[in-house]
RNA sequence: AUGAAAGGAGUAGAAGAGACCCUUCUCCAUUUUCCCUGGAGAGGGGCGCCGAAGGAGCAACGCCGGGUCGGAGGGUGGCCGCCCGUAGGAAACUCUCAGGCAGAAGAACUACUCCCGGACC
Numbered sequence: 001a002u003g004a005a006a007g008g009a010g011u012a013g014a015a016g017a018g019a020c021c022c023u024u025c026u027c028c029a030u031u032u033u034c035c036c037u038g039g040a041g042a043g044g045g046g047c048g049c050c051g052a053a054g055g056a057g058c059a060a061c062g063c064c065g066g067g068u069c070g071g072a073g074g075g076u077g078g079c080c081g082c083c084c085g086u087a088g089g090a091a092a093c094u095c096u097c098a099g100g101c102a103g104a105a106g107a108a109c110u111a112c113u114c115c116c117g118g119a120c121c
Stems, first nucleotide, its partner, number of pairs: 007115007018047001020046010048101003054097001055095003061088001064085004069081003
């Protein structure tokens, strides 16, 4: 089941932070050539920032192991509680590696439609 979760595509929406400084190259304008100047693009370096591509970290908790601890009329075992430890364990929290800091692009996430899937939410 008139189709769950997971995954994919399309449409719409979607925050934050320097149009920062220095330098190199290319193109255009100006120019007899070149330099200077202005605009656009790309690379390198510097300082300052952002968190919502991606990535990373962990709380309670439960499992397991241990304890020379506590509990019951006593002992052992078990049980309950407490303590210690290994691994597991969430995010829009945290980190800032990556990414980003005019516009564009991108963007977690939300809604709708479709594909896939076939039972969970």